This is a predicted structure of a 334-nucleotide RNA (Bacterial RNase P class A) from an Anaerolineaceae bacterium.
[in-house]
RNA sequence: CAGGUCAGCCAGGUGCGCGCGCUUAAUCAGUGAGGAAAGUCCGUACACCACAGAGCAGGAUGCCAGGUAACCCCUGGGAGGGCGCAAGCUUUCGGAUAGGGCCACAGAAACAUACCGCUCGCGAGAGCAAGGGUGAAAUGGUGGUGUAAGAGACUACCGGCGCUGCUGGUAACAGCGGCGGCCAGGCAACCCCCAUUCGGUGCAAGGUCAAACAGGAGAGAGAGCCUGCUCGGCUCAAUUGAUCUCCGGGUAGACCGCAUGAGCUGGCUGGUGACAGUCAGCCAAGACAGAUGCGCAUCCACGACAGAAUACGGCUUACCGGUUGACCUGAGAA
Numbered sequence: 001c002a003g004g005u006c007a008g009c010c011a012g013g014u015g016c017g018c019g020c021g022c023u024u025a026a027u028c029a030g031u032g033a034g035g036a037a038a039g040u041c042c043g044u045a046c047a048c049c050a051c052a053g054a055g056c057a058g059g060a061u062g063c064c065a066g067g068u069a070a071c072c073c074c075u076g077g078g079a080g081g082g083c084g085c086a087a088g089c090u091u092u093c094g095g096a097u098a099g100g101g102c103c104a105c106a107g108a109a110a111c112a113u114a115c116c117g118c119u120c121g122c123g124a125g126a127g128c129a130a131g132g133g134u135g136a137a138a139u140g141g142u143g144g145u146g147u148a149a150g151a152g153a154c155u156a157c158c159g160g161c162g163c164u165g166c167u168g169g170u171a172a173c174a175g176c177g178g179c180g181g182c183c184a185g186g187c188a189a190c191c192c193c194c195a196u197u198c199g200g201u202g203c204a205a206g207g208u209c210a211a212a213c214a215g216g217a218g219a220g221a222g223a224g225c226c227u228g229c230u231c232g233g234c235u236c237a238a239u240u241g242a243u244c245u246c247c248g249g250g251u252a253g254a255c256c257g258c259a260u261g262a263g264c265u266g267g268c269u270g271g272u273g274a275c276a277g278u279c280a281g282c283c284a285a286g287a288c289a290g291a292u293g294c295g296c297a298u299c300c301a302c303g304a305c306a307g308a309a310u311a312c313g314g315c316u317u318a319c320c321g322g323u324u325g326a327c328c329u330g331a332g333a334a
Stems, first nucleotide, its partner, number of pairs: 001330010012299007020032004034305001038316002041314005046202004058198005063077005078093006094193002099191002101187003115132002117128004140158006159183002161180008206256004215247005222236005263282008300303001
């Protein structure tokens, strides 16, 4: 320098003007979307309802260790498979020796089989599985022994499986060794078995205050209007009760929930890390028809995806352009 891999960061800036939400007695004051506010997939907080205890049914999770309030999350590690020269990326993960079920097409046969073939035999038939062929998958591989032909039938080595010993590791597991010819497959995202774990509904949760009309209780002969006062007039009412007072429930409406929190920033300490501890500083949208916009000027790298509605932790998806660090491969120079 070129190509690549991984992990981060920014998410147009500034000024002026107009407008909107919130804070406020009021304002010329202060403040006002995101890394995903999104999908609503997972886990919680919070609220109400349910709940003696135990069991059944049902769901979820599933290598090991750790983190966390918790998780179908994260970190580190293990084993197997795939891609890449590499950095690295990607995928799988309890049990098939509890039991049931299934394995398309092809093929003789998909769990116990023999089509071609091999051997014996005149044949009927018997023995066999080396070779052929089918398939995603066909009973471990090579050499030898053996045999009529063959075969883990036997043997040596290799591979796998089971049991077992030692060593390392918290563990998953790894390394080295011994024993057993055990070698007759796969699917658990089919049922099932094992272990762990799990109440339901969501802020339109839920709570506080509380009109009008109707209702209940009590008082009650007056009450109201023209009309500020006097007179006068009118309306309603006198036990079929005008009017006044009080009460309950909680509708309309208003308020709370609702913004100080598993908070943010920085330093230090512990840890490989996720993360934890500690110190200092900070307060940063809160609507309820629902604000966060527009115009002008100017600068640049010319601006994507998108927009809060109880809150938080994750996951997933969308995304212009720029930028930082580490690493890999190739080439060149000193």

Overview
The RNAcentral record of the sequence draws on ENA. Its Rfam family is "Bacterial RNase P class A". It is annotated as a ribozyme.